Predicted 3D model of a 462-nucleotide part of an RNA (small-subunit ribosomal RNA, 3' major domain) from uncultured Candidatus Saccharimonas sp.

Context: one part of a larger RNA
RNA sequence: UGACGGGGACCCGCACAAGCGGUGGAGCGUGUUCUUUAAUUCGAAGGUAAGCGAAGAACCUUACCAGGGUUUGACAUCCUGCGAAUCUCUCCGAAAGGAGAGAGUGCUUUAUUGAGCGCAGUGACAGGUGUUGCAUGGCCGUCGUCAGCUCGUGUCGUGAGAUGUUUGGUUAAGUCCAUCAACGAGCGCAACCCUUGUAUUUAGUUGAAUUUUUCUAAAUAGACUGCCCCGGUAACGGGGAGGAAGGAGGGGAUGAUGUCAGGUCAGUAUUACCCUUACACCCUGGGCUAGAAACACGCUACAAUGGCCGGUACAAAGGGCUGCCAAGUCGCGAGACGGAGCAAAUCCCAUCAAAGCCGGUCCCAGUUCGGAUAGCAGGCUGAAACUCGCCUGCUUGAAGUCGGAAUCGCUAGUAACGGUAGGUCAGCACACUACCGUGAAUACGUUCCCGGGUCUUGUACA
Numbered sequence: 001u002g003a004c005g006g007g008g009a010c011c012c013g014c015a016c017a018a019g020c021g022g023u024g025g026a027g028c029g030u031g032u033u034c035u036u037u038a039a040u041u042c043g044a045a046g047g048u049a050a051g052c053g054a055a056g057a058a059c060c061u062u063a064c065c066a067g068g069g070u071u072u073g074a075c076a077u078c079c080u081g082c083g084a085a086u087c088u089c090u091c092c093g094a095a096a097g098g099a100g101a102g103a104g105u106g107c108u109u110u111a112u113u114g115a116g117c118g119c120a121g122u123g124a125c126a127g128g129u130g131u132u133g134c135a136u137g138g139c140c141g142u143c144g145u146c147a148g149c150u151c152g153u154g155u156c157g158u159g160a161g162a163u164g165u166u167u168g169g170u171u172a173a174g175u176c177c178a179u180c181a182a183c184g185a186g187c188g189c190a191a192c193c194c195u196u197g198u199a200u201u202u203a204g205u206u207g208a209a210u211u212u213u214u215c216u217a218a219a220u221a222g223a224c225u226g227c228c229c230c231g232g233u234a235a236c237g238g239g240g241a242g243g244a245a246g247g248a249g250g251g252g253a254u255g256a257u258g259u260c261a262g263g264u265c266a267g268u269a270u271u272a273c274c275c276u277u278a279c280a281c282c283c284u285g286g287g288c289u290a291g292a293a294a295c296a297c298g299c300u301a302c303a304a305u306g307g308c309c310g311g312u313a314c315a316a317a318g319g320g321c322u323g324c325c326a327a328g329u330c331g332c333g334a335g336a337c338g339g340a341g342c343a344a345a346u347c348c349c350a351u352c353a354a355a356g357c358c359g360g361u362c363c364c365a366g367u368u369c370g371g372a373u374a375g376c377a378g379g380c381u382g383a384a385a386c387u388c389g390c391c392u393g394c395u396u397g398a399a400g401u402c403g404g405a406a407u408c409g410c411u412a413g414u415a416a417c418g419g420u421a422g423g424u425c426a427g428c429a430c431a432c433u434a435c436c437g438u439g440a441a442u443a444c445g446u447u448c449c450c451g452g453g454u455c456u457u458g459u460a461c462a
Stems, first nucleotide, its partner, number of pairs: 001462002003459003007456007015446002019410005026300008034291002042053002064286007073125001077124002079121005086103007107114001127275002130273002136269001138264003141260001143258001148187006154163003167178003193252004198221007224246001227240005302403001306362007318349003323342002328337003369400001374395007416438007
């Protein structure tokens, strides 16, 4: 100087408390461990791994396994020889590929050739998702959006270092004020950026239509403790007016010096080492989807604030040409036929929604709750749904009656509940990322648990 303390003082945070809803029990989905397997590819491991890499494993992906093949190679550059390229057909084969037959003679040139492409040969080389994240770059997680981390000059100290950065107030903040052997400065804080809430102006292919409007999208205004009262030296704090908005208005992006030899050599790059008829490459099939068990995260429920039936109302944000697909017709339905419109404020997904509201029924039961499992019959995508996809109809109708110890999220348009869209994608979403609708309860307070900050104290620790 730090680190640590079941030392002290002060302060903060959904940290506790006050509340609301869950998880832990059930069934299912997904991930992981373990086990099994020819293979069940690899990585991630308390917090900071476990719906994570993976924004989507039937083939492909794919890295794994079995079998069949190739060896200058699937890919790149260079050299030599032959042939235009290219197309068609036959045989063997699961395919990859192998063996053969035929058609075809282009462009360019100084008429030797050259460009491009194919085949063969030669070696230099290619290739490696092989190892090392404890050799690395880059990127990321975490402490933590915590308020800290430093420097120049000066001063103090033999020195390591200290001071500044302490102290008294104040703040979300090392924010600001006062004081002070310090005076200044930098990276952080804040502001500048995006979005949302109000108004004005301008423009408009929106709206069935009109307008001072609604909407769309650009500019501008507006909030600054500016005004008033109280306290205070000041910074600032408490209250009030006006205002759509008040003291950082709400949300986002933005992550200092560093810590964890944190994560990633499998995204790419890259040191060193290793393989080179194989640890490289191609193909078919299988596996990544197994299943005694354990864990993590979710979905659906256990019902009457509900289930079912009928009627009826209101969104936002997105996507669309190998695409979105209307009307109409057929089908109980998934869907099929059909073909209009739309490269989009115009058409379509999509009457754009469901909770909601109105009426009816059920009458507390393992039920008209719940839907697992299973059988049959169909539909869609795709060469191909057996291993191993999704959906529909009929039948079947399991566990489950609110969950032990324990544990998680959330302070307002939040939690909870309800649906919608998108990316990935041929197909496949209970995941993820967005969107809107309905819309609460509670916070006395900081004693305690957890994490953090400042000062101080002890130490046999560095």
Rfam family: Bacterial small subunit ribosomal RNA. The source organism's lineage runs through Bacteria, Bacteria candidate phyla, Candidatus Saccharimonadota, Saccharimonadales (SeqCode) and Saccharimonas (SeqCode).